[in-house]
RNA sequence: GCCGUCUUAGCUCAGAGGUAGAGCGCAUGACUUUUAAUCAUGUGGUCGUGGGUUUGAUCUCUACAGACGGCG
Numbered sequence: 001g002c003c004g005u006c007u008u009a010g011c012u013c014a015g016a017g018g019u020a021g022a023g024c025g026c027a028u029g030a031c032u033u034u035u036a037a038u039c040a041u042g043u044g045g046u047c048g049u050g051g052g053u054u055u056g057a058u059c060u061c062u063a064c065a066g067a068c069g070g071c072g
Base pairs, nucleotide, nucleotide: 001071002070003069004068005067006066007065010024011023012022013021018055025043026042027041028040029039030038048064049063050062051061052060
């Protein structure tokens, strides 16, 4: 220098065009002599950034940034 994959909640990850979810975590309560465990309720996001396409974009196209890999 060229090519490819990835970027979504505090963490690990789903979500393949119709206004974003799970587990863990965290908070409160119940239970318990207390802790832990268990149960209930709650808590969470400018979907990496800027543009384009579309009635509508996490999803499609493009540029850039970052991470990883391959080729030279």

Description: The prediction has a mean pLDDT of 83. The RNA shown here (transfer RNA) has 72 nucleotides and comes from Manihot esculenta. The gene name in the source record is tRNA-Lys-TTT-13-1. Rfam family: tRNA. The family's RNA type in Rfam is transfer RNA. Its family is annotated with triplet codon-amino acid adaptor activity in the Gene Ontology.